[in-house]
Context: one part of a larger RNA
RNA sequence: AGCAUAGGGUGGAUGCCUAGGCACUAAGAGCCGAAGAAAGACGUGAUAAGCUGCGAUAAGCGAUGGGGAUCGGCAAAUACGAAAUGAUCCAUCGAUCUCUGAAUGGGGAGACCCACUGGAGGAGACCUCCAGUACCUGUAUGUGAAUACAUAGCAUGCAGGAGGGAACCCGGUGAACUGAAACAUCUAAGUAGCCGGAGGAAGAGAAAGAAAACUCGAUUCCGAAAGUAGCGGCGAGCGAAAUCGGAAGAGCCCAAACCGUGGUGCGAGCACCGCGGGGUAAGGACUGCAUUUAGUUUCCUUGAACGAGUAGAACACUGUGGGAACAGUGACCAGAGAGGGUGAAAGUCCCGUACACGAAGGGAAAGGAAAUGAGCAGUAUCCGGAGUACUGUCAGACACGUGGAACCUGGCAGGAAUAAGGGGGGACCACCCCCCAAGGCUAAAUACUCCUUAGUGACCGAUAGCGAUAAGUACUGUGAAGGAAAGGUGAAAAGGACCCCGGGAGGGGAGUGAAAGAGAACCUGAAACCCUGUGUUU
Repeated sequence: AGCAUAGGGUGGAUGCCUAGGCACUAAGAGCCGAAGAAAGACGUGAUAAGCUGCGAUAAGCGAUGGGGAUCGGCAAAUACGAAAUGAUCCAUCGAUCUCUGAAUGGGGAGACCCACUGGAGGAGACCUCCAGUACCUGUAUGUGAAUACAUAGCAUGCAGGAGGGAACCCGGUGAACUGAAACAUCUAAGUAGCCGGAGGAAGAGAAAGAAAACUCGAUUCCGAAAGUAGCGGCGAGCGAAAUCGGAAGAGCCCAAACCGUGGUGCGAGCACCGCGGGGUAAGGACUGCAUUUAGUUUCCUUGAACGAGUAGAACACUGUGGGAACAGUGACCAGAGAGGGUGAAAGUCCCGUACACGAAGGGAAAGGAAAUGAGCAGUAUCCGGAGUACUGUCAGACACGUGGAACCUGGCAGGAAUAAGGGGGGACCACCCCCCAAGGCUAAAUACUCCUUAGUGACCGAUAGCGAUAAGUACUGUGAAGGAAAGGUGAAAAGGACCCCGGGAGGGGAGUGAAAGAGAACCUGAAACCCUGUGUUU
C1' cells in the first nucleotide's frame, strides 16, 4: 500500500410526518375611489430588529349585542398592569385616521419644499394651528372685448369626471416565429402585443329575417346537421347555414301625421324652435262606435336565507406499558360510528358532529295603495326615419382568396322613390313569396374568479406541491427584469443544578427522561469520502 472484516467519523439519501400548496364542487360576492382608493413611506409597545395590527386618540378609543375568566398579537421570559362595576375575545355600527399616491393651492429628485385668502391663539406685521384655494364637462346666475346690438371670454354656485382592479366582455390598432417539408398568394391570426370603454356579466335582440311547408316567427347558449356544402399556389390548410333536439323565454319606447300652448326672426303673413297630448307595423293620424281590465313602475306593510353565538347523548375495571385510546371482561348512547386532539390505535375524555334554536344588521318573497296601461268599423286625405337607399370605383368583413359573388360595412365621386312606394329570396331578368331600412331600450338561458363560506380528491408530501418557512425576501442587474436556499429534540423543557479536565471550544461524571447512540450542529440516519483495530498478501 491492496484486499477482507469489525467499529467509528462525515454526509443528509430513505422511511414516517405536515404546518403549506394544487385541482375541483356548491353557494355567495362581483367592485373600490375627491366623504381621497389600490399601493406605500414614516411612526406606534415598559423593554422591540422582523412580521401582524393600528395612526399623534397610533397591538388602539366609543356604542350596541354575544360571551363568562382570564388577559396585555406572532413570542417564551422579566417588570408593571387590566379584569364579575364583566376584561381579553367575537359580531355590527361609529370616532380618530401623520405623509406620499388620481393627488387636486404652487413646486418637486414620491413620502419633501414653499405659498395665498379667511379664521383662532397672541400685545404683535413674526410664529403656530384650523378651513379653503387644481383641471375638465354639464348646468344656473352674474359679468363682459376687438365691435353698435351681440358673441367669444371671465367669475361664482351646484352636480359629475379623473385613478385602481385577477379573469371574463365590447371596440380601435395589429405582428412575427411557424406551417406550406424552400417561398411570394395563403397559414399562424384578427392570435400575441398596445390603446380605449363598460358591467356583474358584456355583446346581441323584437325581422326591409329565415325559407320554399299544410311555412316559421326577437336574441343568446348547448347537442346534432358536419369535418357535410363549399373556399383553397383546389397546396398547406380554412370551413358554414337552413333544419331538428334542448336551456331560457318578454316584449317595448321614440320621430312623423294631428291637437293644444309658448317663443324667435323689427311683424298681421310665412318659416323655425321649445313644451304637453297623440302615436309606433294585427300600421297610425283622421271619422264613427264602445269603454275600465291583463301587465308594468313607484311607494307602504310584513319579512326568508345569511349573519356573533346557544345547546348538544353515552364507560368502567383489570393486564401490559414511561404513558392506554391497545388487549381482556362487563356496560351504555346513537336524528350524533364526519373529523381532529389527548403520553400508542377513543362513538361514550376534550373540541366537535346530528337534530333544534339565535339579536342588531340584511331585504328574497308575499300583500296593499297610487300612477300608467288593451278595443271595433270605415279607408277620401295626411304621416310612416335622405346626402339615406342605390350606382361606379377602391377596400374590409362574410366559411366564401374576385370568383358567375349576392347579402353586410366603409373611403371617394354621383345620387332616388314616397306605400299605385321600397328591400330581400347568392350575378341578372320575369313570375311568385317574404319583409318595411336609413331612431332607441330590453331580463333569463351564456363567459369568468382577485375574493368569501362550506366541502371533496385512485392530487403533492419538503429536489415534490405555489417562486414563497419573517418571499417577490436575501442576492444579481444602470435598468426593464431575474430571483433563491432554508421543515421535524421530547408526551412534557423535565433544555443537563453540581463536580472534574481545558484559555476556550469541547469532553468525562452526576442528574432529567421510556430513550441522551433524542442534548438543541437535536426523529430515522443509506452511499460516496476519511480514520482506527484485526486478518491476510506484497